[in-house]
RNA sequence: AGAGUUUGAUCCUGGCUCAGAACGAACGCUAGCGGCGCGUUUUAAGCAUGCAAGUCGAACGGGGUCUACCGAGUAGUAAUACGAAGUAGACCUAGUGGCGAACGGGUGAGUAACACGUGGGUAAUUUGCCUCGAUGCCUGGGAUAGCCCAUGGAAACAUGGAUUAAUACCGGAUGUGGCGCCUGUGCACAAGCAUGGAGCGUUAAAGGUGGGGACCGCAAGGCCUGCCGCAUUGAGAUGAGCCCGCGGCCCAUUAGCUUGUUGGUAGGGUAACGGCCUACCAAGGCGACGAUGGGUAGCCGGCCUGAGAGGGUGACCGGCCACAUUGGGACUGAGACACGGCCCAGACUCCUACGGGAGGCAGCAGCUAAGAAUCUUCCGCAAUGGGCGAAAGCCUGACGGAGCGACGCCGCGUGGACGAUGAAGGUUCUCUGAAUUGUAAAGUCCUUUAGGGCAGGAAGAAUAAGUGCGCGCCAAUACCGCGUACGAUGACGACCCUGCCUAAAUAAGCUCCGGCUAACUACGUGCCAGCAGCCGCGGCAAUACGUAGGGAGUAAGCGUUGUUCGGAAUUACUGGGCGUAAAGGGCAUGUAGGCGGGAAGGUAAGAUGGUGGUGAAAUCCACGGGCUCAACCUGUGAACUGCCUCCAUUACUGCCUUUCUUGAGUACGGGAGAGGAGACUGGAAUUCCCAGUGUAGGAGUGAAAUCUGUAGAUAUUGGGAAGAACACCGGUGGCGAAGGCGAGUCUCUGGCCUGAUACUGACGCUGAGAUGCGAAAGCGUGGGGAGCGAACAGGAUUAGAUACCCUGGUAGUCCACGCCCUAAACGAUGUACACUAGAUGUAGGCGGUAUCAAUCCCGCCUGUGCCGAAGCUAACGCAUUAAGUGUACCGCCUGGGGAGUAUGCUCGCAAGGGUGAAACUCAAAGGAAUUGACGGUGGCCCGCACAAGCGGUGGAGCAUGUGGUUUAAUUCGAUGAUACGCGAGGAACCUUACCAGGGCUUGACAUGGGAGUGACCGGGUAUGAAAGUACCCUUUCGCAAGACACUUUCACAGGUGCUGCAUGGCUGUCGUCAGCUCGUGUCGUGAGAUGUUGGGUUAAGUCCCGCAACGAGCGCAACCCCUAUUUCCUGUUGCCAUCAUUCAGUUGGGCACUCUGGAGAAACUGCCGGUGACAAGCCGGAGGAAGGUGGGGAUGACGUCAAGUCAUCAUGGCCCAUAUGUCCUGGGCUACACACGUGCUACAAUGGGCGGCACAAAGGGUUGCAAUACCGCGAGGUGGAGCUAAUCUCAAAAAAACCGUCCUCAGUUCGGAUUGGAGUCUGAAACUCGACUCCAUGAAGUUGGAAUCGCUAGUAAUCGCGCAUCAGAAUGGCGCGGUGAAUACGUUCCCGGGCCUUGUACACACCGCCCGUCACACCACCCGAGUUGAUGGUACUUGAAGUCGCUGAUCCAACCCGCAAGGGAGGAAGGCGCCGAUUGUAUCAUUGGUAAGGGGGGUGAAGUCGUAACAAGGUA
Repeated sequence: AGAGUUUGAUCCUGGCUCAGAACGAACGCUAGCGGCGCGUUUUAAGCAUGCAAGUCGAACGGGGUCUACCGAGUAGUAAUACGAAGUAGACCUAGUGGCGAACGGGUGAGUAACACGUGGGUAAUUUGCCUCGAUGCCUGGGAUAGCCCAUGGAAACAUGGAUUAAUACCGGAUGUGGCGCCUGUGCACAAGCAUGGAGCGUUAAAGGUGGGGACCGCAAGGCCUGCCGCAUUGAGAUGAGCCCGCGGCCCAUUAGCUUGUUGGUAGGGUAACGGCCUACCAAGGCGACGAUGGGUAGCCGGCCUGAGAGGGUGACCGGCCACAUUGGGACUGAGACACGGCCCAGACUCCUACGGGAGGCAGCAGCUAAGAAUCUUCCGCAAUGGGCGAAAGCCUGACGGAGCGACGCCGCGUGGACGAUGAAGGUUCUCUGAAUUGUAAAGUCCUUUAGGGCAGGAAGAAUAAGUGCGCGCCAAUACCGCGUACGAUGACGACCCUGCCUAAAUAAGCUCCGGCUAACUACGUGCCAGCAGCCGCGGCAAUACGUAGGGAGUAAGCGUUGUUCGGAAUUACUGGGCGUAAAGGGCAUGUAGGCGGGAAGGUAAGAUGGUGGUGAAAUCCACGGGCUCAACCUGUGAACUGCCUCCAUUACUGCCUUUCUUGAGUACGGGAGAGGAGACUGGAAUUCCCAGUGUAGGAGUGAAAUCUGUAGAUAUUGGGAAGAACACCGGUGGCGAAGGCGAGUCUCUGGCCUGAUACUGACGCUGAGAUGCGAAAGCGUGGGGAGCGAACAGGAUUAGAUACCCUGGUAGUCCACGCCCUAAACGAUGUACACUAGAUGUAGGCGGUAUCAAUCCCGCCUGUGCCGAAGCUAACGCAUUAAGUGUACCGCCUGGGGAGUAUGCUCGCAAGGGUGAAACUCAAAGGAAUUGACGGUGGCCCGCACAAGCGGUGGAGCAUGUGGUUUAAUUCGAUGAUACGCGAGGAACCUUACCAGGGCUUGACAUGGGAGUGACCGGGUAUGAAAGUACCCUUUCGCAAGACACUUUCACAGGUGCUGCAUGGCUGUCGUCAGCUCGUGUCGUGAGAUGUUGGGUUAAGUCCCGCAACGAGCGCAACCCCUAUUUCCUGUUGCCAUCAUUCAGUUGGGCACUCUGGAGAAACUGCCGGUGACAAGCCGGAGGAAGGUGGGGAUGACGUCAAGUCAUCAUGGCCCAUAUGUCCUGGGCUACACACGUGCUACAAUGGGCGGCACAAAGGGUUGCAAUACCGCGAGGUGGAGCUAAUCUCAAAAAAACCGUCCUCAGUUCGGAUUGGAGUCUGAAACUCGACUCCAUGAAGUUGGAAUCGCUAGUAAUCGCGCAUCAGAAUGGCGCGGUGAAUACGUUCCCGGGCCUUGUACACACCGCCCGUCACACCACCCGAGUUGAUGGUACUUGAAGUCGCUGAUCCAACCCGCAAGGGAGGAAGGCGCCGAUUGUAUCAUUGGUAAGGGGGGUGAAGUCGUAACAAGGUA
C1' cells in the first nucleotide's frame, strides 16, 4: 500500500466481498510446563446453608468462673475435710453508655439531568474523628435498663411492680469567646470582609486512668504530675451541599409547550441561596441556535481502531453518580432519608398451636432457572488498609493467597551433531527403471532445560510487647513520649534459587493448497454427494467435493462464528459530487439567517504572542531500573492538542463614529417588441339551412365495407346562419421570471435597451420557512358548440384484434367565475458578480467616417445562434450565453429492486398532490465510448440469385438409398443447406462388424523368459453340419552353442467395445467469396483506431490518385497440367502425296502430310482511335489460330459450424479377459400396411419396327484380352492364332444422324412391369439371394397438384463408347467423344455474399433479448371485524406510614412557687387538618402480541396466453 467482482473487450460511476488489528467472548479439533492478568456481557430473576461490622471493663452498675487471703459455720474424739459472707487479683461478659455502623464491598435498573466532564462561584453554606492556637472543666438534681418478682404468648416478644450506676439525662454559676441588638473606620459593592467602641441580652462542660516526695486526711482521697477524655471558640486540613459558563445520543412521520407556570411582595422552611413551600399581585416564561413529546443510554479518565482527523466503546483498574425485593416515609446522627436500621403499602417465600409472626446475596462462596457462555459452599488476617480500644488485642469474604477455566498476553520445551545401502514402507510416473517422502529413519556420539527424585539455601518481617542506652516532660532518678540497638510472629507452602541423580527418555497439533492468497498430484464421485468469504466449483479425465501422498502457514495452539474500527475519499472538516452515471427546487417576490465596495479614527469581541492556575492517579510515549528474558512491576520526564486568569499586539473580521462613489437606485431624451388585461372589428376556410342548374353516383381504402344518394346526393351558382382558428409576412427573428405569447384597431398597464448629464450614498447578493404565478388534462356553476374528437357503436384487417385503417360520435376542446398545482415544467445545466484567444451570422440602439441623401464601411453597448484556442471532462462534449478560473448563498444525491409504495400528518369537492419509510431480495443496476453481429435502416456492388429461356423432378412402373415398422438378427455410421445411387469403386459363402447353435482359452495373430518333449511337414481312419475331437503311418537338423516344432507356465495377445464433447490425421461447408492480418509510426486514459476509409476502376484489398501513415505477410493474379495455332527434331507398332504392288498401307519404298512425343514460338491492352483526371482503366478497331484472366483443370487465406469420422489408420482415458477375444455351420444385412430422396424406362409419329449406309474419342488386357474357324435362334460353347500391346485383342456394325419401307393416333407394331416355361454363364454352392438368353404373358402409364431442381456455349438437351470395383453381379460412379440449341430487357423483388453508413437494451450475438396477466410453491409486509397486554395523561375515589400545623378536658420524675396539698413552666398520648404511596371508576393517547378475511410485493432450469419494449422492433 491494495485486490476480486457488472463487459466480447474498455474507461468511468457504483455497490458487494477479501487481505489487517482487536475482544470479559462462544463453538469444533487438539493439548507438555511456568509467569502475569481476566472470568454471569443473558434474568435489577428467585434463593437453601455458612460467613461478610463490630469494638471499648482505662465510661457504668451488675453477673459468672478461677486464684490468693480471711474464715462464720458444718462433720469428726482428733488430725483434718468441706466451706457461707468478706477482701484482693485475673479472665469472661448480657445490659446502660461511647465510637463505628453514611467507610469498605456489590450492581448499572433508573437517569438525556448541573447526572457527568471541564472551568469558575459560594460576599448563600456545613464539616465527627485529625492538626495548630486560646479559654475553661465550678456546683447541684431526678430517673432508668440490667438484675429480682409477677403476668400474657406456640413463638416473636410484650406488660406491670420494686431497686440501682454512669463520660446516660436535667438544672444553676462562670463567659476567653460565639450569637443578636446599637454605633464608627478601611476595603469592596446585592446582602459582605477586616478592624474598633461603650453597653444590653443570650449561650458550656464529665470524667477516666498511670505514677508520686513533702503536707493534710481514719480511709478513700485531697495535693503534684503524665496521658486519655469533655466544653466554648478561632484557624487549618479533609469531606460534603448549593449555583453558574461551556461540552458530549437519535427521531420534525414529535411544532408548539407551560398555571407554581415566569416575576414581584410578605411569611415559612433549610447548614445554606432559591416557587423549595404558602398567601396576595402582575402576565409572564420556553421554542426552528429545535421547546414539548417519544426512543435509547449510567457519565468520565480511558480502551479498541485509524497516518491523522475521526469512528466505535465505557468489562477489568481509577474518579463521580444512582440503586439495594417494588413504591412511599421519616427517625437517629457531623454525615443517611441508610444494601446486611426503622415505619407503612404491594408482590413473593417461609414458620405457626391459625390467634399471629419472620425474610430480602445488585457482599464472599454456593444453588435453581435462563443462556452459546463465565469458577471453590477453599486458606489466612502473615502483609497492606479499615473500625473500636490507652494498649494487648478483637473484628475485617476489604485484602493477601491458593483452587478451577489455553479466556488472553508473555516465556520455555518436545532434543542436538554426525549419518546415503539415498534402507524398508507409502505415493506418483514416461514403469527392465526412476522421482518424492528424505538426513527424514535406523545407527554412532553428545546434552538434560522443563518433568520426576534427593539434598541444601534465600525472600515476602516492617516491627509490637518488653529490655538496654540517649533526649524531652516533671518537683522527680517514677510515669509518659521520642530516637536508637536488640527483640515474637508466614496463610501462601515448599512454588522459587543452587547442586546432584534419571533416561532421548514423559510432551504436536490445527487450518489451508482454483483466483484474491503462500502452497499440487493421484484415486473415488459424476449438477449426485457435497463445497463456498466474493467470483464461483461438481453433468466420466474436478489442482475448487471426499480420501491419500506431498506441500504452505501457524504452533500449545489452530480454525469457525459474532462484534468494532480499518481498508471505505462508500457522509468527503481534513477529503466527494449534481448536462448524459444517484442528484438543480417548475418559476419568481421576499422574511429570518449567511455573506458583503473605497477611506479615516476609535475599540479590542474574534484572531495572534506571552504569564499564572488547572488539566487527579493509573494508562499511552521517551529514557532508566527490578523479576535469568519477556509479559508484568517500577522511577523520572514528556504529554494530556482543553478550560480559566492577567498582560500585550492591531494587519484582517466584528462593533461604534465620520466620509467617498465605482456596486445599487432615481430623474431626463430616444427606441424595439406575438409582454399582460379589457372592448370592438375583419376576411379566407369548414359545416349546416334555403333556392337554382344538373344526373348517377359520391365518399373511403393497400384492397374493401359500414356510410351517403333517384325522397335527386357529389359537382356547381346565389342567399343565409353558427362557432372556432388567424394562411402569406414567419426568420436557430422578437417579448416574457417561468408556464407561455402570432388577424386588425382603441384604452389601461409591466419590464427591457440606448444616450448624456444631475442626484441618493452600500441603500447590495443569496434566500430555510412564507407568498404569488404556474402547459395540458381534470373538477364545480352557468353559457356556447362549426370543426376536431377520449369513451362508445359499426365496418374492415387478423389465428384473435377490446388496436393500428375507415364511417359515425358523447364528454372535452371555446367563454365567464372558482378549484386543481402536476409534466421529458429540459439547456435534463440554481441565482448573482468578476476574470480568461479569436472568427463569423442575426435582432435593437448609439457614435465615427464617406455621401446631397438613402445607405455601405468602422467602432461601442445589449440580446440571440453557429464554429473554435487554452482549460475542463469517464467519454460524449462544454468553451465570454462555460460544463474553464474564483467568490457568496440556496436546493439536492449516497447501489439496484421493494417504491415515490405503505403508514401518519397535511392540502383538495373529487381525481389526486406534498412530505415519505421498513421488512424482504439481488451482485449487480448504470453512464460514455469500442469491436462485432443483427435490422420488416440507408447507399454501392456481385452470383443461374431473380428475370428471359431450354430440359427435368413432384403423377406411373421399376432400380437404388433413407425413415418407419417388423425381426432371433434385419450390424454400424451419415440427418437442413453441408445425410438419404452417402462410407460401399460392387453383402449368395467369404466380406460381416449382426443373430442362432456348436467349439477353443497364452488363444486366429506378435514378441520375450523358464521348464519339458522330439517332432514339424506329409498321408490316412473314425465321428461330426463344419470347426474340431480321437487315433494310426512316416519322421528331426547341427560338432556344439543352438535352430525348428509341440506341450506346459509366466509376461502378454485380442476387441468394428464406449467416448469425434479428450485427440492427431483427413474431409464437408460458408467459398475460388475477396478477404484476413502483422511490424514500425501516429491518434486515443483505454478497449481500439489509422493503414484496410475516400474518388475512380477491376473478376479480384486488381490497379491508379488522394490521405498520418510507411511497409510487409497469408489470400487474388501469375508460375503447373490439358486444350486451340505454328516451327524444329524424331519416323515404329503410326502415316501414304508421289512410284510399284495387294482383297487390305498388305508389301516394297518414302517421312511430304496426319499422328506420336520432346523442345520452342505465339497474346503483352503490345498497336490505332475515342473516353477518362496527362492515371488506372473502359469502349471500338486492326492484325491474328486465339483478345482483353482465350477455354478447362489443379490450387481453397484468417477463421466458422464442440460440423463429420475412435468402423480406413493412429491415439489418451475407461471397459471385457474360459469373453465384448477367437474358430465354424446356417441365417440376417435382400423383411414390407407405409413416407421421402436420387435415378432409369416410358407415356409415343421430332416416334416405333425392319432394312441399307457413314463418321469417333478415350480406355482395358498374362489368374488376362482373345482373333480366324465350327456349334447354338440366343445367352453362350468348342477351340486356340496373336498380344506384357501406336504391332495382337476387347472391338464391331459406335449410336443417334442419313436413305428406304411399314405402322396413322389406338392403351396401339407405344410402353415394357409382372408372371409361366425352357436355358446360358460364373462360382464348393445361385432356395432364401446373381446376371444374362429364348418362347409366352403384356400391368401402370395418354406429359403429371401445391411445390421444386439444373443449365449462359461446344454449355443445356440428346446419342452411344470405355474404365474402376469384380469369380459372377450397374439404371450408380468416373471418363470419352458424336449431334448440338434457346435466352439474359434488366437488378424492383426472393436467396446467398462483399464494402461503407446508421440504430441497438443483442455478444450463446434476432433461432437474440425481453414485458405483463393467469396457474403453482415459499417468504416478508400492509389493511383488518375484533381480541389481549404494556406505558402515559386527565377527572373523581380511596387515603397507610410519616413530617408539619392546630388541638390536647387525659397523662407526666428533674426547673419555679409552695411546709404540704397543689399550681405554673414545659412535654406526651389521643383527636382534627394539609400533603401523601397505593387502590378503584370513567375516559383519552401512545405502543406491542394475536386474527377470519382482503391487498399488493419479492423469489422460484425447462407451465399457460399473447408480443408491449430494444432495429424505423414492424403504429418511432
Predicted 3D model of a 1516-nucleotide RNA (small-subunit ribosomal RNA) from a metagenome. The coordinates come from a structure-prediction model, not an experiment, and the mean pLDDT is 83.